Predicted 3D model of a 339-nucleotide RNA (Bacterial RNase P class A).
Its mean pLDDT, the model's own confidence on a scale to 100, is 77.

RNA sequence: GGAGUGGAUCGGGCAGUCGCGGGUCGCAAGACACGAGGAAAGUCCGAGCUCCAAACAGCAGGGUAACGGCUAACGGCCGCCGAGGGUGACCUUAGGGAAAGUGCAACAGAAAGAAACCGCCGCGUUUGCGGUAAGGAUGGAAAGGCGAGGUAAGAGCUCACCGGCGCACAGGAGACUGUGCGGCCAUGUAAACCCUACCCGGAGCAACACCGACCGGAUGCAGCAAUGCACGCUCGCUGGGCGCAUAUCCGACGGGUGGCUUGAGCCUGCCGGCAACGGCAGGCCUAGACAGAUGACUGCCUUCAAUGACAGAACUCGGCUUACAGAUCCACUCGACAA
Numbered sequence: 001g002g003a004g005u006g007g008a009u010c011g012g013g014c015a016g017u018c019g020c021g022g023g024u025c026g027c028a029a030g031a032c033a034c035g036a037g038g039a040a041a042g043u044c045c046g047a048g049c050u051c052c053a054a055a056c057a058g059c060a061g062g063g064u065a066a067c068g069g070c071u072a073a074c075g076g077c078c079g080c081c082g083a084g085g086g087u088g089a090c091c092u093u094a095g096g097g098a099a100a101g102u103g104c105a106a107c108a109g110a111a112a113g114a115a116a117c118c119g120c121c122g123c124g125u126u127u128g129c130g131g132u133a134a135g136g137a138u139g140g141a142a143a144g145g146c147g148a149g150g151u152a153a154g155a156g157c158u159c160a161c162c163g164g165c166g167c168a169c170a171g172g173a174g175a176c177u178g179u180g181c182g183g184c185c186a187u188g189u190a191a192a193c194c195c196u197a198c199c200c201g202g203a204g205c206a207a208c209a210c211c212g213a214c215c216g217g218a219u220g221c222a223g224c225a226a227u228g229c230a231c232g233c234u235c236g237c238u239g240g241g242c243g244c245a246u247a248u249c250c251g252a253c254g255g256g257u258g259g260c261u262u263g264a265g266c267c268u269g270c271c272g273g274c275a276a277c278g279g280c281a282g283g284c285c286u287a288g289a290c291a292g293a294u295g296a297c298u299g300c301c302u303u304c305a306a307u308g309a310c311a312g313a314a315c316u317c318g319g320c321u322u323a324c325a326g327a328u329c330c331a332c333u334c335g336a337c338a339a
Stems, first nucleotide, its partner, number of pairs: 001337001002334009012301007020035002023032003037310001041321002044319005049204004056239004061200005067079004081095001082093004096195002101193002103189003117136002119132005144162002147159003163185002165182007208258004212253001215251004220229003231243004265284008
């Protein structure tokens, strides 16, 4: 060279003219800087924030599942263990419990769990009784595997090796690994019910708060009152909680303002850590619309190519997943393998 493995980045740049959005300045005309993404997407997880009681109890329901760490948190990420795959770099992993109980294992097969159809052995003897899991047959799976001893024939019955389980010791932070001892060896299925441990209240920015003309609804019963009932609000249900008001309460309006973008923020450097990540210092401010701006045209440059990759904010973050023409870079593996 070739074939591969893992990861990262870009996905045009500059200038001119016209236009749009919010911002600052300005009396105004206008001027100035800024204005989509790595996924803004799916809305699948986890949070912030808001309201209902800073939201509580029980039940129902749902989620997660080796171990150690990171994080605000997570079902995410990092490291590591076990299992599986690959010659290897490396990849995958729906990884608790089957000795709590229940169910299921079609067809086949004697039998799908404490098994005797054929065969083998013993006794009886025409067809029976007992022993036996070595051999045959069925099956995806047949009572740890395999060899030797042993036996009437056989069998962990005994022994070596291998696998599992239990105990002890050693190593490790731990999952776990190694060694030794003990024949302890009664299937699979929990992407079946179930059991165990831990977690989860509901709704979402059209949340919610304030302001508002018009409109609609409620205002019941007992009691002097406090209060209770009914009713309404809150959660899937039951409690519990809250309101019970006429100078009040609720609803509605695509009404106005706030929420709204300074945030678990971004960039650079140094330090700690294998890493995820954390700490310190310096710098930066980077869309906030409400039918929704972020566009159009021209020229030049880089490029094989830029007129057409995937796509377009709507409260905000951390992840995951999915889509993506093309281009570039880094580390590593095989070892001559390609045409």
Rfam family: Bacterial RNase P class A. Rfam links the family to the GO terms tRNA processing, ribonuclease P activity and dimeric ribonuclease P complex. Rfam classes the family as a ribozyme.